[in-house]
RNA sequence: GCCGGUUUAGCUCAGCUGGUAGAGCAACCGCCUUGUAAGCGGUAGGUCGCGAGUUCAAGUCCCGCAACCGGCA
Numbered sequence: 001g002c003c004g005g006u007u008u009a010g011c012u013c014a015g016c017u018g019g020u021a022g023a024g025c026a027a028c029c030g031c032c033u034u035g036u037a038a039g040c041g042g043u044a045g046g047u048c049g050c051g052a053g054u055u056c057a058a059g060u061c062c063c064g065c066a067a068c069c070g071g072c073a
């Protein structure tokens, strides 16, 4: 330098054919327990890597850039 993949909550990851974002764990509150853990119920937490474009509408489609991973040279 070229090609491919990944980037979404604190962490690990879903998110279909574009229709307005979720799960598990962690955190916090409560129940249970003599108490802790486990278990059960609930709450909060997101500029969807950054920028630009298309669209009534973009996590999703197009373009550029960045970071990380792999391959080729």
Base pairs, nucleotide, nucleotide: 001072002071003070004069005068006067007066010025011024012023013022019056027043028042029041030040031039049065050064051063053061
Record summary:
A computed fold for a 73-nucleotide RNA from Methylorubrum suomiense, annotated as transfer RNA. The coordinates come from a structure-prediction model, not an experiment, and the mean pLDDT is 81. It matches the Rfam family "tRNA". Rfam classes the family as a transfer RNA. The sequence was found in a public genome assembly. Taxonomically the source falls in Methylorubrum (Bacteria, Pseudomonadati, Pseudomonadota, Alphaproteobacteria).